[in-house]
C1' cells in the first nucleotide's frame, strides 16, 4: 500500500432492503412494594447509535472521508 468486515447504555445483544424507534431485550445500577432483616418475587426510574459531512420531506439503517479493533492478499 490494496481490499473485507465490525463499532448502539456499565456489560452482551436486538433493530426484518429509510417512517409504527424521542431506540428494544437480558444482566447490571438505582427508588418503591414485600420481609422482622436479607435474598427471592413485584412495580418504576436513569443510562447508548463511534466521530464529521453528504443524499432525503424523513437516516442506527444508505454514500463519503475519519477513527478505533478484526481479517485477507502483496
Nucleotide at each position: 500500500g490494496u481490499c473485507c468486515c465490525u463499532a448502539u447504555a456499565g456489560a452482551a445483544c436486538a433493530g426484518u432492503u429509510g417512517g409504527c424507534c424521542u431506540a428494544g431485550u437480558u444482566c447490571g445500577c438505582u427508588g418503591g412494594c414485600c420481609u422482622c432483616u436479607c435474598a427471592c418475587g413485584c412495580c418504576g426510574g436513569a443510562a447508548a447509535c463511534a466521530g464529521c459531512g453528504g443524499u432525503u420531506c424523513g437516516a442506527a439503517u444508505c454514500c463519503g472521508c475519519u477513527u478505533a479493533g478484526g481479517g485477507a492478499c502483496g
A computed fold for a 74-nucleotide RNA from a Planctomycetota bacterium, annotated as transfer RNA. Its Rfam family is "tRNA". It is annotated as a transfer RNA.